[in-house]
Overview: Archaeal signal recognition particle RNA from a Methanosarcinales archaeon, 314 nucleotides, folded computationally. The coordinates come from a structure-prediction model, not an experiment, and the mean pLDDT is 76. The source organism's lineage runs through Archaea, Methanobacteriati, Methanobacteriota, Methanomicrobia and Methanosarcinales. It matches the Rfam family "Archaeal signal recognition particle RNA". Clan: SRP clan. The sequence was found by an Rfam model in a public genome assembly.

Order: sequence, then C1' cells, then structure tokens
RNA sequence: GUGCGGGCUAGCCUGGAGGGUUCGGCGUCCUCUGCCACUCGAAAUCGUCGAUAUGCGAGAGGCGAAGCCCGAGGGAGGCAUCGUAGUCGUCAGUUUCAGCCCGGUGCACUACUGUGAUAUAUCGUCCUGCGGGGUCGUCGGUGAUAUGGUACAAACUGGAGGGUUUGUCACCAUAUCUCUGUCAUGGGUACCGGUUCAGGCCCGGAAGGGAGCAGACUUACCAUGAACGCACGGCGCUCGCAGGGUUGCGAUAUGGAGGACGGUACCGGGGGUCUGGCUGACGGUGAAAAUGUCAACCGAGGGCGUGCCCGCAC
Repeated sequence: GUGCGGGCUAGCCUGGAGGGUUCGGCGUCCUCUGCCACUCGAAAUCGUCGAUAUGCGAGAGGCGAAGCCCGAGGGAGGCAUCGUAGUCGUCAGUUUCAGCCCGGUGCACUACUGUGAUAUAUCGUCCUGCGGGGUCGUCGGUGAUAUGGUACAAACUGGAGGGUUUGUCACCAUAUCUCUGUCAUGGGUACCGGUUCAGGCCCGGAAGGGAGCAGACUUACCAUGAACGCACGGCGCUCGCAGGGUUGCGAUAUGGAGGACGGUACCGGGGGUCUGGCUGACGGUGAAAAUGUCAACCGAGGGCGUGCCCGCAC
C1' cells in the first nucleotide's frame, strides 16, 4: 500500500410533485405519481417559519464513511392562455314552419228521425220597470173617564184596639170607551209589590179589633208562541201590465225526409301575446385541439466527498 473482518465518529435515509390557501415557503385539505416509503400529538378567523423560509413538538428503526448533488433525453398529471363544438338563459326576427283562432268546400260516420227530420212562424224559458199575492224575517205595546183601595197630610172623637170626615192626586185594581197597542203557555222576588193570611203575637173583663211569617193566588220581570199594526224589509215562489232580448232548450202550428254536434282533408283569412321549430345578437358554462408552463417517475453522463482505531493475509 492492497484485500478481508471487527469497532468508532461526523453524518445520511425512512418519498416527491401539482392545485388550493398565503405577501411568500412548508404543514394540516384535494389530486397525480411512485415505493420495502417508520410511529404518535396539535393545527383554516389555523400551526410553524422569512428567499439561509421546503414544517413544529415527542419518539423509533436502518445504514454508516456511508453517501449527496447536477443532469441531455423521455414523460403520467396539473395549471395558464384561447373561448371553438355543444349546452343553458335573455332579447329580437320569422306564419313563405307548425300548434292555435275564424270562415268555406269535400268526405266518411251517427245521436235522433212517419209516435214526424232539416226548415219557417208564434209563445214560453232570460233581463228591466210598475202593481197585487205568497212566504220568511225585523220592530211595536196607547190614551181617557168613573168607582174602590193603598199611601201621605189635616181635623174631630173614644179607657185601649179603634171610629168619622176632608184633602192631595202619587200608586194599584176593576169596569166602560178608545186604539195596532191584545191573547196564550211556561218560569218567577227570603224580606224591602198586592190580595187572602192557618199557627203564634199585640190591645181588651168580654164582644171585638190590629200588625203579620209560612202557604195559596196574583203582579213586576224573563222566555216561547199567536193575533193585530193609519210600521219596515228580503225572496231558489207566483199573478197581471209595459218594454227589451232570443245562440240554445221546451211547447204549438205549417210541411213531409232527412240529419245536428263532433272528426278528418283541402282552400282562404287572422295571429309573432302564448308553446314548439328555424335565424340572429348578447351573456353564462365550456369538452376537444393548439400554444406556453410546472412536473412525479425513468434516466445516458458528470461533479463533490470517501475520516479514525484494531486484528489477519499478501
């Protein structure tokens, strides 16, 4: 010095790229490519860095002077430019495109049809006005006179209870008249409305009288219904008169054999409001192609580096 074996240290490897995000790099996100391609933790109003940016934090494995870098050429895939084909929307045009509407003609069919078709005439059905009826509703409850009673006030009188008379005209009842202003049924005041008031109470020697609860009847009041009204309205109703309208439907008359609606073909007219078609303009989206660019991966070749110690052999 070379080779083989062992040990050590610096160190190296355990993916890369495009898009998005960001002032910019990397990571978490999406995509592509590739591999024998380590584990855990947090991270989009985010994590960590600053062109010396190509993650941060904590571990593990492999290799070890091993390796690292550049790179002709090929090249998956992405991005940018372009804005074509297609497609979507808006607008405009076109009936010499159609749907659609109107009219005419032709054709076939048949609901109906001698218990009478098409057609013609009259009337009704419909609308308006006026006037009756019907029906259903709404609203309404008078006033006067007489008699009696109650209430209030006053006068006279009796031993008490009480008796007699007058006035007020408030309230109630009855009768008559008037009026649309009446009737029926049901309910109905603890007392503070009325009549009658058992029992009990009060006055009295007695006779008798008085107040009066419950009950009964009744009134106020409430509800329902009927009648009436010199009150007012609405109509799936009806009658009369006048006017208007009349496609259809119904009835009647004339007359005596066809025949409506609908369908279809053609012709003529209308229509660009609506739907489809066609044409054009504008806008959105936008494959493919082309150009440019980044580039995983493959890769001829090239550059840098290759340290220290021990053993054996030559």